Context: one part of a larger RNA
RNA sequence: UGAUGUUGAAGGAACUCGGCAAAAUGCCCUUGUAACUUCGGAAUAAGAGGGACCAAUUUUUAGGCAACUAAAGAUUGGUGGCACAGAAUAGGGAGAAGCGACUGUUUAUCAAAAACACAGGUCUCUGCUAAGUCGUAAGACGAUGUAUAGGGACUGACGCCUGCCCGGUGCCGGAAGGUUAAAUGGUGGAGUGCAAGCUCUAAAAUGAAGCCCCGGUGAACGGCGGCCGUAACUAUAACGGUCCUAAGGUAGCGAAAUUCCUUGUCAGGUAAGUUCUGACCCGCAUGAAUGGCGUAACGAUUUCUCCGCUGUCUCCAACAUCAACUCA
Numbered sequence: 001u002g003a004u005g006u007u008g009a010a011g012g013a014a015c016u017c018g019g020c021a022a023a024a025u026g027c028c029c030u031u032g033u034a035a036c037u038u039c040g041g042a043a044u045a046a047g048a049g050g051g052a053c054c055a056a057u058u059u060u061u062a063g064g065c066a067a068c069u070a071a072a073g074a075u076u077g078g079u080g081g082c083a084c085a086g087a088a089u090a091g092g093g094a095g096a097a098g099c100g101a102c103u104g105u106u107u108a109u110c111a112a113a114a115a116c117a118c119a120g121g122u123c124u125c126u127g128c129u130a131a132g133u134c135g136u137a138a139g140a141c142g143a144u145g146u147a148u149a150g151g152g153a154c155u156g157a158c159g160c161c162u163g164c165c166c167g168g169u170g171c172c173g174g175a176a177g178g179u180u181a182a183a184u185g186g187u188g189g190a191g192u193g194c195a196a197g198c199u200c201u202a203a204a205a206u207g208a209a210g211c212c213c214c215g216g217u218g219a220a221c222g223g224c225g226g227c228c229g230u231a232a233c234u235a236u237a238a239c240g241g242u243c244c245u246a247a248g249g250u251a252g253c254g255a256a257a258u259u260c261c262u263u264g265u266c267a268g269g270u271a272a273g274u275u276c277u278g279a280c281c282c283g284c285a286u287g288a289a290u291g292g293c294g295u296a297a298c299g300a301u302u303u304c305u306c307c308g309c310u311g312u313c314u315c316c317a318a319c320a321u322c323a324a325c326u327c328a
Base pairs, nucleotide, nucleotide: 001323002322003321004320005319006318007317008316010314011313014312019309027051028050029049030048031047036041038157052079053078054077055076056075057074058073059072060071061070062069063068080084092307093306094305095304096303097302098301099299100298104116105115120155121154122153123152124151125150126149132141133140134139158294159293160292161291163224164223165222168221169220170217171216172215173214174213177212178211179210183206184205188201189200190199191198192197225243226242227241228240229239252286253283264280265279266278267277268276
């Protein structure tokens, strides 16, 4: 000096990105227990008291004919200690917000989470030799199943809901029409031959899917405006005009895990608050199963606050053990 421990005056988070680490709580009995809630919970909520040993009295249960024995208690009085769940083992608690409903799963070896999964919801395909998948094939899985089944995709308990746009892309449907390959066809032309013929080329016409075309479809991929004016203070604009669009963002939420300007403004909490909470709405660039907004319970999750507690700190010190180091 370091590591692992123990202890510490007064203060008690002033430390720090952050109470990281440590301390504290811890068991049993009695009592008592809020908001909220899906009425199950929340809850060991929180909070309060007791606990050793001795003696007396006494209750219950079991056994015993009985005396009594064993176990579990109750009441009263007393004894000792600094300390009685005397060691060890052994929850800190409360309030508010974000995210994800939950238990679960994950980056073996820097990430455990808000990521994945999930029950539930919706769309879509599939009528059985099913669709789909593996395989060149035979064949196999699906399934010894049969639409209350199986495959694919998205969302993700529950509650309230899920608006407008089919112009583009996709998908589905469409006995017309246009375009369109091989093929069929063979008017015409060319070569050659004395000729019959042979060879080559080739117009019209017939000719599928697809595409064009006509419709439908958003819990399909996706999208959801601009400018100008206007009210008897001012400001603002319920209102009007105009341009464009397939349609111009509905409900809800909103400086948000989304807000650049921004430490927005106001309020709360602090002596002092770029964080936090509640509002406002001027949403750079929210928004409805790429789900929107709430939500009890849950979380080694993220953020803020309070109580308790402490060497985290003010400010370090001592001790124990082990190492390093010095000497032998």